[in-house]
Context: one part of a larger RNA
RNA sequence: UUGGGUUUAAAGGGUGCGUAGGUGGAAUAGUAAGUCAGUGGUGAAAUCUCUCGGCUUAACCGAGAAACUGCCAUUGAUACUGUUAUUCUUGAGUUUAGUUGAAGUGGGCGGAAUGUGUCAUGUAGCGGUGAAAUGCAUAGAUAUGACACAGAACACCGAUAGCGAAGGCAGCUCACUAAGCUAAUACUGACACUAAUGCACGAAAGCGUGGGGAGCGAACAGGAUUAGAUACCCUGGUAGUCCACGCUGUAAACGAUGAUUACUCGAUGUAUGCUCAUUAGAGUAUGUGUCCAAGCAAAAGCGUUAAGUAAUCCACCUGGGGAGUACGAUCGCAAGGUUGAAACUC
Numbered sequence: 001u002u003g004g005g006u007u008u009a010a011a012g013g014g015u016g017c018g019u020a021g022g023u024g025g026a027a028u029a030g031u032a033a034g035u036c037a038g039u040g041g042u043g044a045a046a047u048c049u050c051u052c053g054g055c056u057u058a059a060c061c062g063a064g065a066a067a068c069u070g071c072c073a074u075u076g077a078u079a080c081u082g083u084u085a086u087u088c089u090u091g092a093g094u095u096u097a098g099u100u101g102a103a104g105u106g107g108g109c110g111g112a113a114u115g116u117g118u119c120a121u122g123u124a125g126c127g128g129u130g131a132a133a134u135g136c137a138u139a140g141a142u143a144u145g146a147c148a149c150a151g152a153a154c155a156c157c158g159a160u161a162g163c164g165a166a167g168g169c170a171g172c173u174c175a176c177u178a179a180g181c182u183a184a185u186a187c188u189g190a191c192a193c194u195a196a197u198g199c200a201c202g203a204a205a206g207c208g209u210g211g212g213g214a215g216c217g218a219a220c221a222g223g224a225u226u227a228g229a230u231a232c233c234c235u236g237g238u239a240g241u242c243c244a245c246g247c248u249g250u251a252a253a254c255g256a257u258g259a260u261u262a263c264u265c266g267a268u269g270u271a272u273g274c275u276c277a278u279u280a281g282a283g284u285a286u287g288u289g290u291c292c293a294a295g296c297a298a299a300a301g302c303g304u305u306a307a308g309u310a311a312u313c314c315a316c317c318u319g320g321g322g323a324g325u326a327c328g329a330u331c332g333c334a335a336g337g338u339u340g341a342a343a344c345u346c
Base pairs, nucleotide, nucleotide: 004317005316006315007300008299012314014201015200016199017198021194022193023192025088026087027086028085029084030083031082033081034080035077036076037075038074039073040072041071042070049065050064051063052062053061054060091191092188093187094186095184096183097182098181099180100179103177104176105175106174107173108172109171110154114150115149116148117147118146119145120144121143125136126135162169163168206247207246208245209244210243211242215241216240220236221235222234223233258313259312260311261310262309263308266291267290268289269288270287271286272285273284274283275282276281295302296301319346320345321344328339329338330337331336
């Protein structure tokens, strides 16, 4: 390299949009580039193969045949692919009418809790733990009540429930924006699939500037524990957590399972829509779960939401360590990210 693979053994890109490229529905007619067939030319000799022959044999040498699977030209074939033209509707999209949801962005509003302040009642403890202590408290704490302020998060509902491409999204309400699904089949007529490079989005932590700061809380301080305790436990507590704008671009970014299409028994929940029905319910479409037939798998298991049967395109893997390191390049304010070896060793 071919072959073989990628849930868990090495291996699916974090996700989407989309360029080139690759692949691509049905019918008719033309063309004849690919494809197939015939003919002609060429394909040096040697080599290789076969048959004869020459050295006593062999190696070696000589003769002949075959072969040189290729290229060029030409004449045909037209199923498939390509291409040109015309057409079709089932793929795809549009339209109309409904409908769904924590989908997004920006406003406004709400109650509980917590903390702080002021006032009032009230008096000696409170707090914390396995037990304590640090800590707070007669300068009146803890507790209870009233009022005010602040920031952050939204109990119950709440659910292998919903929405979103993924990350993710939850108090109520308003505005704006996007999406899916269903029904009708009115319109377009293959407009499709995938997608290297590219562009956009992308948890948490972190970074920059300016705000904010209740609770929690890396670092840090103290108290315990312990042989020690740079920890686990306790009392405090800075950055951070929150907001605006900009950067970073990584995660067990997981279903550890790329996208699309077709096909292949059933059972039973559930969400949303539609149709039928007198209720119970039945059917259907799109999701979301559980269990299983066939089949698959090393097994665990998967099983119409496939890891089954097939097709197209992309990404990735090739023993462990060295190492996701070095060097170079590139991106970044930095932290670092992306790309990514070798010697050596087992």

This is a predicted structure of a 346-nucleotide part of an RNA (small-subunit ribosomal RNA, central domain) from a metagenome.